[in-house]
């Protein structure tokens, strides 16, 4: 100055902290807006007769973070292979997601990333009215860079 991302902005208070100390800032509390989630009718979807049998890390949220293929290493189990279960870690792609291109948005080109982590606790579909909760966190630059095409718009 700007990127992910909902995570900003107003007021109070501040006996803790800090400064350049007539007073100003921080942190934590408190209310408010705004923006974000989550539960929660009608209606709609879903469910649907009987019997056994086996399992319950079942089912669910946030979030772009899904689904798949490869090959390896270590225990178990087997006389041994193989095959299965567990655990660990690695590559390649992928629904999907994100940025530069230099006032904003869109779209095309086409390049560079991410494709995670965490929560609820036996239970949640949708959903007006109404309850409830969150406003974190991480990062990149310092006039530079290889680098666009078009729509509107706003401003001069």
């Nucleotide at each position: 100055c700007g990127c992910c991302g909902a995570g900003u902005c107003c007021g109070g208070u501040g006996c803790g902290c800090c400064c350049a100390c007539g007073g100003g800032g921080c942190a934590g509390c408190c209310g408010g807006a705004g923006c974000c989630g989550g539960g929660g009718a009608c209606c709609c979807a879903c469910c649907a007769g009987g019997a056994u049998c086996c399992c319950u890390u079942g089912g669910g949220g946030u979030g772009a973070a899904u689904c798949g293929g490869c090959a390896c290493c270590g225990c178990g189990u087997u006389c041994a292979c193989g095959g299965c279960g567990c655990g660990g870690a690695g590559c390649c792609g992928u629904a999907g997601g994100g940025c530069a291109g230099a006032c904003c948005u869109u779209c095309c080109c086409a390049g560079c990333c991410c494709g995670a982590a965490c929560c609820c606790g036996a239970c949640a579909g949708c959903u007006a009215a109404c309850c409830c909760g969150g406003u974190a966190g991480g990062c990149g630059g310092c006039c530079g860079a290889a680098c666009g095409g078009a729509a509107g718009g706003a401003g001069u």
About this RNA:
c-di-AMP riboswitch aptamer (ydaO/yuaA leader), 156 nucleotides, folded computationally. Model confidence (mean pLDDT): 76 of 100.